[in-house]
Context: one part of a larger RNA
RNA sequence: UGACGGGGACCCGCACAACCGGUGGAGCGUGUGGUUCAAUUCGAGACGAAACGAAGAACCUCACCAGGGUUUGACAUGUUACCGUUUAUUCUGAAGGAAACUUCGGGAAAUCCGUAAGGAUGGUAACACAGGUGCUGCAUGGCUGUCGUCAGCUCGUGCCGUGAGGUGUUCCCUUAAGUGGGGAAACGAGCGCAACCCCCGCCAAAUGUUAAAUUAUUCAUUUGGGACGGUCCCGACUUUACGUCGGGAAGGAAGGAGGGGAAGACGUCAAGUCAGCACGGCCCUUAUACCCUGGGCUACACACACACUACAAUGGCGAAAAACAAUGGGUUGCAAGCGCGCAAGUGCAAGCUAAUCCCUUAAAUUUCGCCCCAGUUCAGAUUGGGGUCUGAAACCCGACCCCAUGAAGUCGGAAUCGGUAGUAAUCGCGGAUCAGCAAGCCGCGGUGAAUACGUUCUCGGGUCUUGUACA
Numbered sequence: 001u002g003a004c005g006g007g008g009a010c011c012c013g014c015a016c017a018a019c020c021g022g023u024g025g026a027g028c029g030u031g032u033g034g035u036u037c038a039a040u041u042c043g044a045g046a047c048g049a050a051a052c053g054a055a056g057a058a059c060c061u062c063a064c065c066a067g068g069g070u071u072u073g074a075c076a077u078g079u080u081a082c083c084g085u086u087u088a089u090u091c092u093g094a095a096g097g098a099a100a101c102u103u104c105g106g107g108a109a110a111u112c113c114g115u116a117a118g119g120a121u122g123g124u125a126a127c128a129c130a131g132g133u134g135c136u137g138c139a140u141g142g143c144u145g146u147c148g149u150c151a152g153c154u155c156g157u158g159c160c161g162u163g164a165g166g167u168g169u170u171c172c173c174u175u176a177a178g179u180g181g182g183g184a185a186a187c188g189a190g191c192g193c194a195a196c197c198c199c200c201g202c203c204a205a206a207u208g209u210u211a212a213a214u215u216a217u218u219c220a221u222u223u224g225g226g227a228c229g230g231u232c233c234c235g236a237c238u239u240u241a242c243g244u245c246g247g248g249a250a251g252g253a254a255g256g257a258g259g260g261g262a263a264g265a266c267g268u269c270a271a272g273u274c275a276g277c278a279c280g281g282c283c284c285u286u287a288u289a290c291c292c293u294g295g296g297c298u299a300c301a302c303a304c305a306c307a308c309u310a311c312a313a314u315g316g317c318g319a320a321a322a323a324c325a326a327u328g329g330g331u332u333g334c335a336a337g338c339g340c341g342c343a344a345g346u347g348c349a350a351g352c353u354a355a356u357c358c359c360u361u362a363a364a365u366u367u368c369g370c371c372c373c374a375g376u377u378c379a380g381a382u383u384g385g386g387g388u389c390u391g392a393a394a395c396c397c398g399a400c401c402c403c404a405u406g407a408a409g410u411c412g413g414a415a416u417c418g419g420u421a422g423u424a425a426u427c428g429c430g431g432a433u434c435a436g437c438a439a440g441c442c443g444c445g446g447u448g449a450a451u452a453c454g455u456u457c458u459c460g461g462g463u464c465u466u467g468u469a470c471a
Stems, first nucleotide, its partner, number of pairs: 001471002003468003007465007015455002019419005026309002029306005034300002042053002064295007073129001077128007089108008111120003131284002134282003140278002142273003145269001147267001152191006158167003171182003197261004202225007228255001231249007311412001315371005321366002328359003333352002337348004378409001383404007425447007
C1' cells in the first nucleotide's frame, strides 16, 4: 500500500421488511446430469451453465455410428507433359448398385487471340499442395459475461518521506453521482458521472403519397419551441448565503433527473469461446480428408433447471353478437370473395411490389341462457380410428383437424423467485428462423392492482477508520 475480520462509524440497492403473483406437489414441453447405446456429435458448470451456442436435428443441416466408395481430391494457386470433331460442354442407352460410384457404348457439339507456330479457356496425367467442426481459450486476436451504470480509477508539476509510498482523492455540508459548495500543501488535468444521441408525452410551422364523402390538423414526415428549483408561500438546518433540504400553491401537456433506451472507467475472475471468424504451435495425409445410403442427435429406472396447462363458480359451456388495438409481414409471396367440406383444408379467383390490396373477425370485456360445488358440463394427459397439409420421402421422427377415450391433479414440505406503476397480474396479436414444425425468443397493444412503518436483521456494494503472525 492492499486484502481480510463472526472490528467500528456513515450511506445505498426489490437487499430485507410491507404487499401481490409464482416456483418447489400433478400432467405435458424443452434443456441438463446420469444411465443405456454401434452412435446417442461437441461446447457451456455457483451467482455469471442448464427454452444456453441452436432465429427452427425427418433427408440436408451433421461435426456422431454402421456399411459402401474416392485419393491432387468437394474447393484454391502454380509448374510440366499430352489432347484439341478420340477426351471441353451437352443429350441419351446398357450392366452392377441402396446411393455415391464403377464399367461399356451411341448422338450432337469446339469458343477467343494469332498468317502460322503457339497461347488463353477447358480436360486428362504427374508434382508442389489442398483439406481437417483434429488438440491446446493455460500460446493468442476479436467478441462476450461478471462485479456494475457501482462511483470510482489515475496522471503532470509541486510539497512531505532514506524508501516503499503519501498528499491531491482526506475533513464538514450536500448529491443519484469524486454531484456541487466550503476548508485544506496543494494547483491543475484525464478516463468515468452528468450532458450532447434515440423513443414516448404537449405545442407550432411547412409539406401531403394514402385516406373517406375530394372537407377536416385526424394522420404521416420534417424542422423548431417547451422545464430552469424559473415564480410565490411556509418550515427545518445554517457559515445569514452563492445557500441546502422538505412541504405546499400557481401556471403548465409535463415539476423537481418527466418516463424509457443506447452508452459499461482502471481493472477482476489464466472467467467463456481454437465449433462463428481469424491465428501460433502440435497432430492426420489411401486418412483424423472427401462422397453416399441408412441410423443417431428424439433412447429412459431416475435427479435437477426453465416454461406451458390445470386443479375451477371473479369459473366452464352454448348462443347472440354489442364493442374497442398496436407492432409487424407479403411477388417462388399475402390472398379478399364465391363454391365444397363438421373441420383441418380444398377448387375457382379479384386486388396488392403495398399509409392504396391482403394477412386482420383481436382476446380478455359485455349481454342472455344452462351448469350448482361433484373428480363434475373442472381438467385435459394417454390411447384407438378416420383424415388434411408441407415435402422425393412424415416407420424410427412433423404440425393440424374430426370422432371416441377420458389419466394425474381438489392450490402443493423444507426451501425459493419476480415485481415499486401503466409496474405486477391477466388477455390476445405480430415477427425472425422457416418447405413444414414454437408451450421458446424478440416485439406489440388491451384490462389493470396491492404495498413500502422503517434500516434491527439477510445478501451485495461504496467511503472513512481500526487490528493483523496474510501478500
Predicted 3D model of a 471-nucleotide part of an RNA (small-subunit ribosomal RNA, 3' major domain) from an uncultured bacterium.
Model confidence (mean pLDDT): 81 of 100.
Its Rfam family is "Bacterial small subunit ribosomal RNA". Rfam links the family to the GO terms structural constituent of ribosome and ribosome.